[in-house]
The RNA shown here (c-di-GMP-I riboswitch aptamer) has 87 nucleotides and comes from Pectinatus brassicae. The source organism's lineage runs through Bacteria, Bacillati, Selenomonadales, Selenomonadaceae and Pectinatus. Model confidence (mean pLDDT): 81 of 100.

This record gives sequence, C1' cells and structure tokens, in this order.
RNA sequence: AUUAUAUUUUAGCAAAACUGGUGAAAAUCAGUGACGCAAAGCUAUGGGUCUACCGAUAUUAUUAUCUAUGACUGCCAGGCUGCACUC
Repeated sequence: AUUAUAUUUUAGCAAAACUGGUGAAAAUCAGUGACGCAAAGCUAUGGGUCUACCGAUAUUAUUAUCUAUGACUGCCAGGCUGCACUC
C1' cells in the first nucleotide's frame, strides 16, 4: 500500500508481585506494574467470608475456645449514579 474478514468512539479502573507507610491482625494507603473488568463507579443495606486488640470462659506455665464495635464492594445481591451504539 492492496485485499478479505470483523465491527464502534473517547476514555476509565487496576490483580499478583516489589518498595515505603498505617494497623494487634484481617487488611489498607502511596508509588511502580497490568491479571483482568461494560459498572472491577459509590454505598457495609441483606447474605457470606476474614481477623480477634479489648472482653468472657477454661487452663494455671504457655495457651485454647467464643466474640466485632474491625475488614473485604475485584464474593453474591439490593439501592444510587455514569458512558457508547442500535431500535
């Protein structure tokens, strides 16, 4: 550059890992980085999962069990909001 096939822009978010910080922990914040996501935007409202500082019980040396007021929205839903195309 040509041909064929397919179709939708502009963009957005950011897994694991690493570095630094916060926290008792779960986890989270910032940077790097992209596994993926058409709501992987917001919300802890319902369910579920995780942690157990404090507290309670037991053991009496340690520890063990229970417990969210803590955490997870990239676990599933509900609610609210946003972008594009076609009819």